[in-house]
Context: one part of a larger RNA
């Protein structure tokens, strides 16, 4: 580098918009530097390969060919390709109109009960509480229990499901406003507007940073009780950062479907969400089909096996990321980025 690959052996970017560029639906015609043929010049000669021939043979020499797969520049060819035109098409990719309909998509804003908890007041007395057993810990300044009022934070039981929704990351009390997208019907408009995507941008859980509030519960660090040979733990009683909001950064994760995005093809049974047409029906079901997602089992084929199997890992395409023995190392140094924590890019001696 050429070929091989990337569920799990190294290998899919954490997602999505989208510049560049790579690809790119039907039809006519017109043109062509790409393509295809094809003359001509040129590509030094030796060498190397074939064939013949000369030294008695071979090495060695000689002739002839064949390669020199390019470049130049003249003709020709027009299926593909490009380009140009076209009041070009639309049953066909793609976006819109119209109508329907489902959702924890997303922001705000307001509010519910249920539990904890705290303070106060009643009842009420000696233990609670916690373990394998304890003991620190709380309690006669009256605990735990149990009733009533007020206060405060956080998270929302049942619904609930193999469910649903989003690009990922996620997203679940209730109502109300704002809003993004999705599917189905319909075939009314516009005509290929299309796909991929380096860079860019932007979103990105949790932790973790900086200001400002909040702090019920829980809880790193802490401390203290046990355990234990120790016990910088596993248990247990305190608890502080934190988990909660606001705005402002961080940008990483088993960010997982360990499976990139988009077409298009190839058996089927089954379950279940949303829509639609049928027949049926007083009407709701049922039944049949049809689309659009979510799962289970599976033909063919695919796989090193396990497995996958119309939600492919099947058979083709089009475009990106990525991988090419372990260890050194996702480290150094450089550079960009960050308040730091670090992130991102990203090697080499050397060793096996």
């Nucleotide at each position: 580098u050429u070929g091989g690959g990337c569920g799990u052996a190294a290998a899919g970017g954490g997602u999505g918009u989208g510049u560049a560029g790579g690809c790119u639906g039907c039809c006519a015609c017109a043109u062509u530097a790409g393509u295809u043929c094809u003359g001509u010049g040129u590509a030094a000669a030796a060498g190397c390969c074939u064939c013949u021939g000369g030294c008695c043979u071979a090495a060695c020499c000689a002739g002839a060919g064949a390669u020199c797969u390019g470049c130049a520049u003249g003709g020709a060819a027009u299926a593909c390709g490009g380009u140009g035109u076209g009041u070009g098409c639309u049953a066909a990719g793609a976006g819109g109109g119209u109508g329907u309909g489902a959702g924890a998509g997303g922001u705000g804003u307001a509010u519910g009960g249920a539990a904890c908890u705290c303070a106060c007041g009643g009842u009420g007395u000696a233990g609670g509480g916690g373990u394998g057993a304890a003991a620190u810990c709380c309690g006669u300044u009256g605990a735990u229990a149990u009733c009533g009022u007020g206060g405060g934070g956080a998270a929302c039981g049942c619904c609930a499901a193999a469910u649903g929704c989003g690009a990922a990351g996620g997203c679940a009390g209730u109502a109300c406003a704002c809003u993004g997208g999705c599917a189905c019907a319909u075939a009314c408009c516009u005509g290929a507007c299309g796909c991929u995507g380096a860079a860019a941008c932007a979103c990105g859980a949790a932790a973790g940073c900086c200001a400002g509030g909040g702090u019920a519960g829980c809880g790193a660090a802490u401390g203290g009780g046990a355990u234990u040979a120790g016990a910088u733990a596993c248990c247990c009683c305190a608890g502080u950062a934190g988990u909660c909001c606001u705005g402002g950064c961080c940008c990483u994760a088993a960010a997982c479907g360990a499976u990139g995005u988009c077409c298009g093809c190839u058996a089927g049974c089954u379950u279940u969400u949303c829509g639609g047409a049928g027949u049926a029906u007083c009407g709701a079901c049922c039944c049949u089909c049809u689309g659009a997602g979510a799962g289970g089992c599976g033909a063919a084929g695919c796989u090193a096996a396990c497995g996958c199997g119309u939600u492919a890992a099947g058979c083709g395409g089009a475009c990106c990321g990525c991988c090419u023995g372990g260890g050194u190392a996702g480290u150094a140094c450089g550079g960009c980025c960050g308040c730091a924590a670090g992130g991102c890019u990203a090697a080499a001696a050397c060793u096996c």
Notes:
Predicted 3D model of a 352-nucleotide part of an RNA (small-subunit ribosomal RNA, central domain) from an uncultured bacterium. It matches the Rfam family "Bacterial small subunit ribosomal RNA". Its family is annotated with ribosome and structural constituent of ribosome in the Gene Ontology. The RNAcentral record of the full RNA draws on SILVA.